[in-house]
Context: one part of a larger RNA
RNA sequence: GGCGCAUGAAGGAUGCCUAGGCUCUCGGAGGCGACGAAGGACGUGACAAGCUGCGAUAAGCCGCGCGUAGGGGCAAAUACCCUCUGAUGCGCGGAUUUCCGAAUGGGGCAACCCGCCGGAGGCGACUCCGGCACCGCGCAGAGCGCGGGGCGAACCCGGGGAACUGAAACAUCUAAGUACCCGGAGGAAGAGAAAACAAACCAGUGAUUGCGGAAGUAGCGGCGAGCGAACCCGCACCAGCCCAAACCGGGCGCGUGGCGACGCGCGGCCCGGGGUUGUAGGACCGCAGGCGAAGCCGAGAGCGGAGCAUAGCAGAACCCGCUGGAAAGCGGGGCCGCAGAGGGUGAAAGCCCCGUAAGCGAAAUGCGAAGCCUCGGCGAUGCGGCACCUGAGUAACCCGGAACACGAGGAAUUCUGGGCGAAUCCGCGGGGACCAUCCCGCAAGGCUAAACACUACCGAGAGACCGAUAGCGAACCAGUACCGUGAGGGAAAGGUGAAAAGAACCCCGAACAGGGGAGUGAAAGAGACCCUGAAAUCAUGCGCCU
Numbered sequence: 001g002g003c004g005c006a007u008g009a010a011g012g013a014u015g016c017c018u019a020g021g022c023u024c025u026c027g028g029a030g031g032c033g034a035c036g037a038a039g040g041a042c043g044u045g046a047c048a049a050g051c052u053g054c055g056a057u058a059a060g061c062c063g064c065g066c067g068u069a070g071g072g073g074c075a076a077a078u079a080c081c082c083u084c085u086g087a088u089g090c091g092c093g094g095a096u097u098u099c100c101g102a103a104u105g106g107g108g109c110a111a112c113c114c115g116c117c118g119g120a121g122g123c124g125a126c127u128c129c130g131g132c133a134c135c136g137c138g139c140a141g142a143g144c145g146c147g148g149g150g151c152g153a154a155c156c157c158g159g160g161g162a163a164c165u166g167a168a169a170c171a172u173c174u175a176a177g178u179a180c181c182c183g184g185a186g187g188a189a190g191a192g193a194a195a196a197c198a199a200a201c202c203a204g205u206g207a208u209u210g211c212g213g214a215a216g217u218a219g220c221g222g223c224g225a226g227c228g229a230a231c232c233c234g235c236a237c238c239a240g241c242c243c244a245a246a247c248c249g250g251g252c253g254c255g256u257g258g259c260g261a262c263g264c265g266c267g268g269c270c271c272g273g274g275g276u277u278g279u280a281g282g283a284c285c286g287c288a289g290g291c292g293a294a295g296c297c298g299a300g301a302g303c304g305g306a307g308c309a310u311a312g313c314a315g316a317a318c319c320c321g322c323u324g325g326a327a328a329g330c331g332g333g334g335c336c337g338c339a340g341a342g343g344g345u346g347a348a349a350g351c352c353c354c355g356u357a358a359g360c361g362a363a364a365u366g367c368g369a370a371g372c373c374u375c376g377g378c379g380a381u382g383c384g385g386c387a388c389c390u391g392a393g394u395a396a397c398c399c400g401g402a403a404c405a406c407g408a409g410g411a412a413u414u415c416u417g418g419g420c421g422a423a424u425c426c427g428c429g430g431g432g433a434c435c436a437u438c439c440c441g442c443a444a445g446g447c448u449a450a451a452c453a454c455u456a457c458c459g460a461g462a463g464a465c466c467g468a469u470a471g472c473g474a475a476c477c478a479g480u481a482c483c484g485u486g487a488g489g490g491a492a493a494g495g496u497g498a499a500a501a502g503a504a505c506c507c508c509g510a511a512c513a514g515g516g517g518a519g520u521g522a523a524a525g526a527g528a529c530c531c532u533g534a535a536a537u538c539a540u541g542c543g544c545c546u
Stems, first nucleotide, its partner, number of pairs: 001545009015531001016495002020466002022463007029455002031151002039100003042055003046078001050074002061094006070082003105114003115132007134148006155186001156184005166173001170222001196205002209236005219227002240447003243391001247273006253266005278425001280390003284385005295378006302372002307367004312360002318333005334351002336340001342354003397419007406432001427442005482489002502530001505517004
């Protein structure tokens, strides 16, 4: 020096554990904000660095309710307090709530600086209270009132809108109307009550939405890559309505006559009645009939309050022996069960504790069904006449684009930047160029629950999900430490023991280092660098070889 064995050191794998995650189900909630939010800064404790709570009334103040013996958060100790005159705790309501922040009196390098007006107090310096941003709308008239602004996980609608990539290159195409940016709204949004489908001259369906099929079909496509319907069937859900116009009445205005009251005319605007559709409907005129009831439907910050939520209450049944540090284990003998879900307790407990089943409960706040009330509609229309109305720079067409599964194609349909520009019920649109016939429908105004999307948040529960290099980045004071000018990037780090019983005292030592005794404990080879304690690596001893 090598190899081996042993004992240690070092290290923190493995096993076991779970305080934390992940995914899903059901229910709730689906918003907060100028009554100043979200988020912060700074304060606030007897002593107080951090976290938590709170706001100069500052780990808190008041009321009501629940509840019971202790309490002064994490967090031990000291001191001092509170509490059966009911504290602490829990729920509901209220008060206070510095400064910044939409931030809003003006400014500003957020948490700072500087004002104006009115009022109150003070001799005064000054202090306190209230107000003073901008925009929109209404009324108005140097104003007043109402609203807006900002934040928020996803979902929704709209306005804009890529590239990588794929096509084995690439330009049409694809990716994709995706990502992303902007605007807007709601608990959902959007869509929605046929100028619809369908059928082929005969029929049928009857708003919208979502799901399963139809179907990877019909089609589209440098007919490449790829894109990709609908009719119809089944299912979920189900709901239908209101204006504009004709006509009638009123108000304002204009014109005109009149001294005036007022009359006439006009069109413009506003209000009320009327009216709302395609087998056309309505207005107006005539005739006939009818008179507002019962009932039905709808609307309403109205009344109402079943019930639900936000604290809680109550809740059956076990003992002995043995082993052990400890009994829930084992042995013996019992019991309850509408409760043998689960968790805890010194090992493994239906009957020890918390619970569980089945029940019960609210002063206060929130949600809120029935019912009641008020208002509105329907509840009465038919026949005939008349030809007044039935959404215009619209439809259609042309040019340029876009959306439709459909890339300009034979290209219908929808939207519209430019141009042009109808008809008016003897009318108009559609049925995939176009024409005829036939059929279906009535555009150019509006509203509409449910079925369908999502989950930041709250409650309950589940898992052939993870178990500390896993599972969220984060089980632990983590979006922290740290890195970066910045946008941004972004960790590591869990476990003594049943209980601190956390090692009095003695010894070595410079020692508040470390160690040896003693003591605690079942165990200290569980000693805080603390469960288990693998390997690399190191040390010592022994054996063998050189």
Large-subunit ribosomal RNA, domain I from a Bacteroidales bacterium, 546 nucleotides, folded computationally.
The sequence was found in a public genome assembly.
Its Rfam family is "Bacterial large subunit ribosomal RNA". Gene Ontology terms of the family: ribosome and structural constituent of ribosome.
Its mean pLDDT, the model's own confidence on a scale to 100, is 85.